A computed fold for a 69-nucleotide RNA from a bovine gut metagenome, annotated as transfer RNA. It matches the Rfam family "tRNA". The family's RNA type in Rfam is transfer RNA.
């Protein structure tokens, strides 16, 4: 100086206007039982702090973690 920070993990999500998916945990069918499958509910201060907006996960500004020069 550059990228990056979003569910337990890997990740979507921008002309600003109710936050998603796969897994993975669960619960329930299904089996003599385990895997599989098949279906269901949960599960989130969108690093923190301000700003600007009628409204920020998105824009600006500061700061912190990590990753790269």
């Nucleotide at each position: 100086c550059g990228c990056u920070g979003u569910a337990g993990c890997u990740c979507a999500g921008u002309u600003g206007g109710u936050a998603g998916a796969g897994c993975a945990a669960u619960u329930g069918a299904u089996u003599c039982g385990u895997a599989a499958u098949c279906a269901g509910g949960a599960g989130g201060u969108c690093g923190c702090c301000a700003g600007u907006u009628c409204g920020a996960u998105u824009c600006u500004g500061g700061c912190c973690c990590g990753c790269g020069g």